[in-house]
Molecule: transfer RNA
Organism: Coriobacteriia bacterium
């Protein structure tokens, strides 16, 4: 330098036939307990890497940029 995959909650990841952004763990509150853990219930947490485009509507499609990983030279 060229090619490919990936980037979504604090962490690990779903969601990519375009139509309300989700799960588990973690955090916090409550219940239970003599107390803690475990368990149950609930709450909060997201500019979906960034910018632009297409569309009535974009995490999803297109272009560019950035980052991570892999391959080729």
């Nucleotide at each position: 330098g060229c090619c490919g995959a990936c980037g979504u909650a604090g962490c690990u990841c779903a969601g990519u036939u375009g139509g309300u952004a989700g799960a588990g763990c973690a955090a916090c509150g409550c219940a239970c307990u003599c107390g803690u853990a475990a368990u149950g219930c609930g709450u909060a947490g997201g500019u979906c890497a960034g910018c632009g485009g297409u569309u009535c509507a974009a995490a999803u499609c297109c272009g560019c940029u950035c980052g991570u990983c892999g391959g080729c030279u």